[in-house]
Order: sequence, then C1' cells, then structure tokens
RNA sequence: UUCGUGGCGCCCUAGGGUUCCGCUGUCAUCGCUGACAGGUCUGGUCCGAGAGGGCGGGCCGGCACCUACAUAGCCGCGCUGACACGGAGGGAUAAAAGCCCGGGAGAC
Repeated sequence: UUCGUGGCGCCCUAGGGUUCCGCUGUCAUCGCUGACAGGUCUGGUCCGAGAGGGCGGGCCGGCACCUACAUAGCCGCGCUGACACGGAGGGAUAAAAGCCCGGGAGAC
C1' cells in the first nucleotide's frame, strides 16, 4: 500500500424503552367506570445484536467432484462461510437501545 467466500432468513437472549394492557398514585363518580400523572413499576404486547446463542441448502456464496467441455450448467454429491478492539454524533419508531448509518471514523 492492497485484499477479504466476512452473505441472507427465521426463532431466541443480553439489552432497551413506554404506544397498548397491567400495576401504582391523585381527582371525579352512589357505582360501573373515567381523566391525569408515574418506567426512579417486577411484568404481558413491542424494539433487539457484524463483533451473543440456535436452526435452515427444493435460501445465498466459495472450493472440489460430476455433465457436456470454449466456457457454461444446474441437478446430484462432498467440504466450507473463519476471525472480529471500537467511539462521538446523527436517524427511525410512542420511545429507547448492543436497532440503523456501521465489520463506518479511528485503533491494533
């Protein structure tokens, strides 16, 4: 200085807030119930990881075999997808976040 088959989908989790439900408080109501406030309310719904977990090939990619053989094919089959420190700031949603910008800036 350059390069990267670091994929995608689904289900969870750490984490996150407060639209809705529940809960708590105040007020109103004979009462049913309603209004307002509270996430400094355990929770249900909800959001949710590149650097957390799991699953998936009649999802995707890489390599080899195979078929025709220029190169291509897609079926079959086998193997494989490793590693991974990280702000500030901004954005979405009701709102926030390990969400998105972003395997970004930067560091090693």

A computed fold for a 108-nucleotide RNA from a Solirubrobacterales bacterium, annotated as Guanidine-I riboswitch aptamer. The organism belongs to Solirubrobacterales, within Bacteria. The model forms 100% of the base pairs in the Rfam consensus.